[in-house]
Context: one part of a larger RNA
């Protein structure tokens, strides 16, 4: 120097553990906010660095419940000092305080600061200061005023209301891409996606046929399945990609205007007047496709609904209560394990508890509980709506619209034979002997009645909140985050972004003695089952030693 054993020393792999994470099922709740939100920054505690709770009434403050013996939060204990069966600490439930900054909103501004106005209080000889309260803009709407320029309007001035800013994801509408893929690449395709704005609601959105069907008939709308990768589209390339029947969830072929008509206040216009025409508004009146209303007529006064106001009965949420049953013995630091004998069970769910506990301790099954807030919303009460039958053939049935041309976009459909939806221009109907559509277009059938408006379920989404569940992870995993983490740090910034869990069953954390620098770190002695459990469970390998045997 090498090979082997032993024993250590690094170093933290690897077993076990879980407080934290991932995915789910149900049910809740689906907002906050000018009565100052979200989020912050600065206080607050006898001592206080940080969390955590709180707001100058600042680990709190009043009240109603609850609970019953200790309390004054976490790292974290140590001193002080106190509180509590005259119920304290804790729980909930409703209040009260709530500093600055933030939509921030008296002005200002480099967020947490800096300056004011008015009104009322307190202070001082006065002034300075000091408390309360108000004072931003914007829209609607109401009164009062009122020019140019008479009536008016615009403007003034003052009450009332509302708005704004924030949220995860789901909804709608306005805009609207590119990488790509088409094995280039321009139609196309990725996509009307991603992003931007705007808007709402617990859901949106969608909706009561100018629908679909096909020679039978269906009968708002929405989801889901199925048709079906079919019919189709397509440099007919790459690729897109329907609908109707059926089957299901759910249920409300569910209401309401406009309008004809008939009446009223008002204005206007004709007449000497009675009165007539016009009209804004307003209240009847109506509402449909076997077309229906309107207008004449005959006839009913009872039925039945509601999505509407109120009533609030039960059941629920937010605190909580009761809740069976076990003893010996051995091993052992422990006993919940062995054995031995009981017992409970509407409870053998889970957790703790010195190893594995139905019967020890929290809980479990089952039963009970609310002063006060919130929910559910039984049932009663208002109120609202609601029927027909005949005649007639006068009136009315949603106008820059249907329709057409052009030029776009949506429809699964890229201009095609291109219907249907929608509109940028330009032309422009009809009122039932009227209109639409039935994939060019005519025609026969058929079938519905645009140009008004509202509508619950079913359907989607979970940021939050309780409850349970996993052949889901187990600290290079699982969230970036199990630990004071979106923190440390890095970047002008936008932004990127860690690393780090385990003593012991219980600190019982090593009095006291030696060495050493009044060290580090060791040796004793003590504590525990164990100290090679001592800052720590377990402690593999790499890597460095020490010690033996052998070999050079």
């Nucleotide at each position: 120097g090498g090979c082997a054993g032993a024993c250590g020393g690094u170093g933290g792999a690897u077993g076990c553990c879980u407080u934290g994470g991932c995915g789910g099922u149900a049910g809740g709740a689906g907002g906050c906010g000018a009565u100052g939100a979200a989020g912050g920054a600065c206080g607050u505690g006898g001592u206080u660095a940080g969390c955590u709770g709180c707001g100058a009434a600042a680990a709190g403050c009043g009240u109603c419940g609850g609970g019953g013996a200790g309390c004054u939060g976490c790292u974290a204990a140590g001193c002080a000092a106190g509180c509590u069966u005259u119920g304290a600490u804790c729980c909930g439930g409703c209040g009260a305080u709530a500093u600055c900054c933030g939509a921030a909103u008296g002005g200002g501004g480099a967020a947490a600061c800096c300056c004011g106005g008015c009104u009322g209080g307190g202070g001082u000889c006065a002034u300075g200061c000091c408390c309360a309260g108000u004072c931003a803009u914007c829209u609607u709407u109401c009164a009062c005023u009122g020019a140019a320029u008479a009536c008016a309007u615009a403007g003034g001035u003052g009450g009332a209301a509302g708005a704004a800013g924030c949220g995860a994801a789901c909804c709608c509408g306005g805009g609207g891409a590119a990488c790509u893929g088409a094995a280039a690449c321009a139609u196309c395709u990725c996509a009307g996606u991603a992003c931007c704005c705007g808007g709402a609601g617990g859901a949106a959105a969608g909706u009561a046929a100018a629908u679909c069907a096909a020679u039978u008939g269906a009968g708002a709308c929405u989801c889901c399945c199925u048709g079906a990768g079919u019919a189709g589209c397509g440099g007919c390339g790459a690729g897109c990609g329907a609908a109707a029947c059926g089957g299901g969830a759910u249920u409300a072929u569910g209401g309401c205007c406009a309008a004809a008509c008939c009446g009223g206040c008002g204005g206007g216009a004709a007449g000497c007047a009675a009165u007539u025409c016009c009209u804004u508004c307003c209240g009847g009146g109506g509402u449909u496709g076997u077309g229906g209303g309107a207008c004449u007529u005959c006839g009913a006064u009872g039925u039945g609904a509601g999505a509407c106001u109120u009533u609030g009965a039960u059941g629920g949420a937010u605190a909580g209560c009761g809740g069976a049953a076990u003893g010996g013995u051995c091993u052992g630091g422990a006993a919940a394990g062995g054995c031995c004998g009981g017992c409970c069970a509407a409870a053998g769910a889970g957790g703790g508890u010195g190893a594995u506990a139905g019967c020890c301790c929290c809980g479990u099954a089952u039963g009970c509980g609310a002063a006060a807030u919130c929910u559910u919303g039984a049932u009663g009460a208002g109120c609202u709506c609601u029927a027909g039958g005949a005649g007639u053939a006068u009136c009315c049935c949603g106008a820059g619209u249907a329709c057409c041309a052009c030029g776009g976009g949506a429809c699964a459909c890229g201009a095609g034979a291109a219907a249907u939806c929608u509109u940028g221009u330009g032309g422009g109907a009809a009122u039932c002997u009227g209109g639409g559509g039935g994939g060019a277009c005519c025609a026969u059938c058929c079938u519905c009645c645009a140009a008004g408006c509202c509508u619950a379920a079913g359907u989607a989404c979970u940021a939050c909140c309780u409850a349970c569940c996993g052949a889901c992870c187990g600290a290079u995993a699982g969230u970036g985050a199990a630990c004071c983490a979106g923190u440390a740090c890095c970047g002008u910034g936008a932004g990127g972004g860690a690393a780090a869990g385990g003593u012991g069953a219980a600190a019982a954390g090593c009095a006291c003695c030696c060495c050493g620098u009044u060290g580090a770190g060791g040796g004793g002695a003590g504590u525990g089952a164990a100290a090679u459990a001592g800052a720590c469970c377990u402690g593999a390998a790499a890597c460095c030693g020490u010690u033996u045997g052998c070999c050079u």
The part of an RNA shown here (large-subunit ribosomal RNA, domain I) has 552 nucleotides and comes from a Myxococcales bacterium. It matches the Rfam family "Bacterial large subunit ribosomal RNA". Rfam links the family to the GO terms structural constituent of ribosome and ribosome. Lineage of the source: Bacteria > Pseudomonadati > Myxococcota > Myxococcia > Myxococcales.